[in-house]
RNA sequence: AAAUUGAAUCGACUUGUCGCUGGUGCAAAUCAGAGGAAAGUCCGGACAGCAUAGAACGCCGUACUUCCUAACGGGAAGAGUUAAGCUUGCUUAACAUAGCUAGUGCAGCAGAAAAAAACCGCCUUUCGAGGUAAGGGUGAAAAGGUGAGGUAAGAGCUCACCAGCAUUUUAAGUGAUUAGAAUGGCUGUGUAAACCUUAUGGGCUGAAAGAUCAUGUAUACCAGGUAUUUAGAGUUGUUCGCUCAAUCUGGGGGGUAGAUCGAUGGAGCAUACGAGUGAUUGUAUGCCUAGAUAAAUGACAGGAUAAAACAGAAUCCGGCUUACGGAUUUGAUUUCAGU
Numbered sequence: 001a002a003a004u005u006g007a008a009u010c011g012a013c014u015u016g017u018c019g020c021u022g023g024u025g026c027a028a029a030u031c032a033g034a035g036g037a038a039a040g041u042c043c044g045g046a047c048a049g050c051a052u053a054g055a056a057c058g059c060c061g062u063a064c065u066u067c068c069u070a071a072c073g074g075g076a077a078g079a080g081u082u083a084a085g086c087u088u089g090c091u092u093a094a095c096a097u098a099g100c101u102a103g104u105g106c107a108g109c110a111g112a113a114a115a116a117a118a119c120c121g122c123c124u125u126u127c128g129a130g131g132u133a134a135g136g137g138u139g140a141a142a143a144g145g146u147g148a149g150g151u152a153a154g155a156g157c158u159c160a161c162c163a164g165c166a167u168u169u170u171a172a173g174u175g176a177u178u179a180g181a182a183u184g185g186c187u188g189u190g191u192a193a194a195c196c197u198u199a200u201g202g203g204c205u206g207a208a209a210g211a212u213c214a215u216g217u218a219u220a221c222c223a224g225g226u227a228u229u230u231a232g233a234g235u236u237g238u239u240c241g242c243u244c245a246a247u248c249u250g251g252g253g254g255g256u257a258g259a260u261c262g263a264u265g266g267a268g269c270a271u272a273c274g275a276g277u278g279a280u281u282g283u284a285u286g287c288c289u290a291g292a293u294a295a296a297u298g299a300c301a302g303g304a305u306a307a308a309a310c311a312g313a314a315u316c317c318g319g320c321u322u323a324c325g326g327a328u329u330u331g332a333u334u335u336c337a338g339u
Base pairs, nucleotide, nucleotide: 001335002334003333004332005331006330007329008328009327010326013303014302015301016300017299018298020033021032022031023030024029035310039321040320042319043318044317045316046315047206048205049204050203054240055239056238057237059202060201061200062199063198064078065077066076067075068074079097080095081094082093083092084091085090086089098197099196103195104194105191106190107189119136120135121132122131123130124129144162145161146160147159148158149157163187164186165184166183167182168181169180170179171178172177210261211260212259213258219252221251222250223249224248225247232244233243234242235241268287269286270285271284272283273282274281275280
């Protein structure tokens, strides 16, 4: 310097004329005015109501450790497993990372057999049969591995060295875990985003949630149930419980649908200094930055610029996911050149 790749920030500014919405103002005028994702509606909350609370079951979620956060299925830093690379113990990446020794299910074909197993072979034989799992074969996977002894032939049957597992224990670490030691022949695949088990968490609905005020009328009529001991209604689904309760349920009718609030001062933002590996957090100073309701920020003319793309708030906030590719910053790998 180039290529590949990871991460972060910005994604707009300014002048004039006219216009739109909100605030302040008697008026003139002045101040402000749609994003990094406003998208998806996938998580977690704030807030409001049920409501004066609850329990059990069902249903749904989470699952390595520590820390951060209001909380989370989020984030930071680690551990482990797997894969790749080369520097052979480091780097990078991924991870739905509790449990298959509680039980059940599944693993086509092949194979004797796919979870409690014997086809060929080997040994014995009274020729009826018995023993065997070392050798062979099938398969992704078939009675831990190597060697020796032993046996009728064999087998952890026994022994030695390994591997796994279980129990006890030492050292380091907050911990996951790492590195050992002793004892024990204990040793039958994989799979749980298969059913399930264990531990743990979850009340529901959702701003068209809800609250207040005003206007207005007829519940005329029909059918059924029922009584102060209770019908019925509410409480996600079911049961219990609790609350309200004399009128209730269904059909069929009448009137109204206007205004205000919720609605933006926040788990807020910026700068500086400090703590921390980091996510984040403490202190100080300063700032107030959309609130529409069929839905507001547009048009014209210039300047400058990398300014193109994805794209338009509707109660609010913190995350995740998806779309976009112009500029800038920075890390890693490879190649080339120079020192």
Molecule: Bacterial RNase P class A
Organism: Flavobacteriales bacterium